RNA sequence: GGGUCCAUAGCUUAGUGGUAGAGCAUUUGACUGCAUAUCAAAAGGUCACCGGUUCGAACCCGGUUGGGCCUU
Numbered sequence: 001g002g003g004u005c006c007a008u009a010g011c012u013u014a015g016u017g018g019u020a021g022a023g024c025a026u027u028u029g030a031c032u033g034c035a036u037a038u039c040a041a042a043a044g045g046u047c048a049c050c051g052g053u054u055c056g057a058a059c060c061c062g063g064u065u066g067g068g069c070c071u072u
Stems, first nucleotide, its partner, number of pairs: 001071007010024004018055001026042005048064005
């Protein structure tokens, strides 16, 4: 240089065109003599960036950035 895959919450990730979910972690409450565990709830997302297609995009298309793998 060429090819290919990936980027979603603090972390691990689901979500193949119609209001973005889960587990762990965090906070609050219940329970307990206190703590752990358990149970309930809350908070936390410009879906890497720019543009396009579409009535509508995390999802489809092009480009950019970063990372993994293959090849020279």
Molecule: transfer RNA
Organism: Prunus yedoensis var. nudiflora